[in-house]
RNA sequence: GGCCCUAUCGUCUAGCGGUCAGGACGUGUCUCUUUCAAGGACAAAACCCGGGUUCGACUCCCGGUAGGGCCG
Repeated sequence: GGCCCUAUCGUCUAGCGGUCAGGACGUGUCUCUUUCAAGGACAAAACCCGGGUUCGACUCCCGGUAGGGCCG
């Protein structure tokens, strides 16, 4: 330098055009307990960035950024 893959809550991960973007762990509050832990209830928390297509984009297209792989 060329080609390919990946990017979603703090972490891991689901979501093949219309979901209030879901789950697990973690966190917080309440509850339970003499207390802690465990258990139960509830809550907060995310679509890498910029354009485009579309009535509608996390999802499709283009470019970029970052990570990974193959080739030279």
Predicted 3D model of a 72-nucleotide RNA (transfer RNA) from a bacterium.
It matches the Rfam family "tRNA". The family's RNA type in Rfam is transfer RNA. Its family is annotated with triplet codon-amino acid adaptor activity in the Gene Ontology.
The RNAcentral record of the sequence draws on ENA.